This is a predicted complex of two RNAs, RNase P RNA and transfer RNA, with 495 nucleotides together. Rfam match: Bacterial RNase P class A. Rfam links the family to the GO terms dimeric ribonuclease P complex, ribonuclease P activity and tRNA processing. The coordinates come from a structure-prediction model, not an experiment, and the mean pLDDT is 75.
RNA sequence: GGAGUCGGCCGGGUGAUCGCUGCAUUUCUGGCGGGUUUUUCCCGAUAAGGGGAUUUUCCGUCUGGAGAUGGGGAGGAAAGUCCGGGCUCCGACGGACACGGUGCCAGGUAACGCCUGGGGGGCGCGAGCCCACGGAAAGUGCAACAGAAAGAUACCGCCGGCGUGCCGGGUCGCAGCGAUGCGGCGCGGUGCAGGCAAGGGUGAAAUGGUGCGGUAAGAGCGCACCGCGCGGGCGGCAACGUUCCGCGGCACGGCAAACCCCACCGGGAGCAAGGCCAAAUAGGGAAGUCGCGGGGGCAACCCCGCAGCGCCGUGUCCGUGCGCGACUUCCGGGUAGGCUGCUAGAGGCGCGCGGUGACGCGUGUCGCAGAGGAAUGAUCGCUCAAGACAGAACCCGGCUUACAGGCCGACUCCAUUU
RNA sequence: GGGCCAUUAGCAAAGCGACCCAAUGCGCUCCCCUGUCGAGGGAGAGAUCGUCCUUUUGAAUCCGACAUGGCCCGCCA
Numbered sequence: 001g002g003a004g005u006c007g008g009c010c011g012g013g014u015g016a017u018c019g020c021u022g023c024a025u026u027u028c029u030g031g032c033g034g035g036u037u038u039u040u041c042c043c044g045a046u047a048a049g050g051g052g053a054u055u056u057u058c059c060g061u062c063u064g065g066a067g068a069u070g071g072g073g074a075g076g077a078a079a080g081u082c083c084g085g086g087c088u089c090c091g092a093c094g095g096a097c098a099c100g101g102u103g104c105c106a107g108g109u110a111a112c113g114c115c116u117g118g119g120g121g122g123c124g125c126g127a128g129c130c131c132a133c134g135g136a137a138a139g140u141g142c143a144a145c146a147g148a149a150a151g152a153u154a155c156c157g158c159c160g161g162c163g164u165g166c167c168g169g170g171u172c173g174c175a176g177c178g179a180u181g182c183g184g185c186g187c188g189g190u191g192c193a194g195g196c197a198a199g200g201g202u203g204a205a206a207u208g209g210u211g212c213g214g215u216a217a218g219a220g221c222g223c224a225c226c227g228c229g230c231g232g233g234c235g236g237c238a239a240c241g242u243u244c245c246g247c248g249g250c251a252c253g254g255c256a257a258a259c260c261c262c263a264c265c266g267g268g269a270g271c272a273a274g275g276c277c278a279a280a281u282a283g284g285g286a287a288g289u290c291g292c293g294g295g296g297g298c299a300a301c302c303c304c305g306c307a308g309c310g311c312c313g314u315g316u317c318c319g320u321g322c323g324c325g326a327c328u329u330c331c332g333g334g335u336a337g338g339c340u341g342c343u344a345g346a347g348g349c350g351c352g353c354g355g356u357g358a359c360g361c362g363u364g365u366c367g368c369a370g371a372g373g374a375a376u377g378a379u380c381g382c383u384c385a386a387g388a389c390a391g392a393a394c395c396c397g398g399c400u401u402a403c404a405g406g407c408c409g410a411c412u413c414c415a416u417u418u
Numbered sequence: 419g420g421g422c423c424a425u426u427a428g429c430a431a432a433g434c435g436a437c438c439c440a441a442u443g444c445g446c447u448c449c450c451c452u453g454u455c456g457a458g459g460g461a462g463a464g465a466u467c468g469u470c471c472u473u474u475u476g477a478a479u480c481c482g483a484c485a486u487g488g489c490c491c492g493c494c495a
Base pairs, nucleotide, nucleotide: 001414002413003412004411005410006409007408008407009406010405012383013382014381015380016379017378018377020073021072023070024069025068026067027066028065029064030062031061032060033059034058035057039053040052041051042050043049075389079400080399082398083397084396085395086394087270088269089268090267099266100265101264102263103262104118105117106116107115108114119133120131121130122129123128134261135260139259140258141255142254155200156199157196158195159194163192165190166189167188168187170185171184172183173182174181175180208226209225210224211223212222213221227250228248229247230246231245232244233242234241235240274340275339276338277337284331285330286329287328288327289326290325291306292305293304294303295302296301308324309323310322311321312319347366348365349364350363351362352361353360354359384387419491420490421489422488423487424486425485428444429443430442436475446462447461448460449459450458468484469483470482
């Protein structure tokens, strides 16, 4: 100098002006209700008493309206909603089945499918990176095409120590003058049956590899080495490892992100959870009143008489029988609406200690969004590397996905120089 | 907040481990028929199954992530 790996951090800054949002303090002010004060009107008898207007001040309420000051106001992913938990309500003695999820081991944690460390396998020269990585000697299932065969199979091939048939030519013996015939022996070809699993060929995949021996030919058939499996010892908490010992010639093929088996985990719903206050209308419950006529009083009002509809008691009379209707007051549930839940939490930062680490313990310090049609912006400057992805909605821990540009640290490889 | 579905040729749509470089209908192209068009008959083209991965010998199909589109549910009287 080049190429690369891992980890961490930032993700515009600053000034002016004008806004938005909620909090604290504070000023002014409106409506309604209640108490109190002043003045005054009406009814009444210049009474008692009742009704109304106005005004002073206080309280409550409409979390009413307007303003001032102060200090706050999106993210590393606030996103996807893929996991895990807190919180809340419902259900609930416990367990099992079903269903879903997770899947090497140990640890961390509130918990996790996350993280850390380790083991095994794979990739890379390396720093490092990747892996749903339990079980196929419990069972079921699947494997197109090709191939003989995809679980126990023989197409080509190899073999004759086996049997038997046919064909061809050779040789020997016998018969015959000869052609030829008969018989024996061995050879070749072919067919049936048999042995083999070396070699060829098919396929993604064919039941250890190399060598020597062995055999009719072969084959772990035997042996040596390598590989594999099982048991023991040793190391390790464990996964697992092992240049140790013994046994087994080797019985175990692939797929479980196919069913399944094993181990572990999971009750359901979600802040529109849930709690409190509570209008109008309708409906529920309780109590009370009712209409008409006449009389008195100036009036507010007072007195008297009669009485509705349906049902029941056989009918009628009658009834302090039952129900219906309207109005007033009260009660409870509850809708709209309002308040709350709501942001101090598995919280951030610093230091010390323990731990390889994730993390834990102790201590100090900080106050850091809480809306409810939904705020965090706009304009003009300056500046630089010219600003990407993107906007909280109950909260938190992760994962995943998107992201212009920049900074820091550790490390690896190559080249060159000293 | 919770739950579910779809994506395959220009359009519709089947297929859910190999038979599939994927059926079918409409549409498109060419030929025949006709004086011409239509109808009819015949032949043909057109899809890397939304994207990227995983498992597997093998993926449209299984698993995961992402993208786009769509649907449903919730309170009280």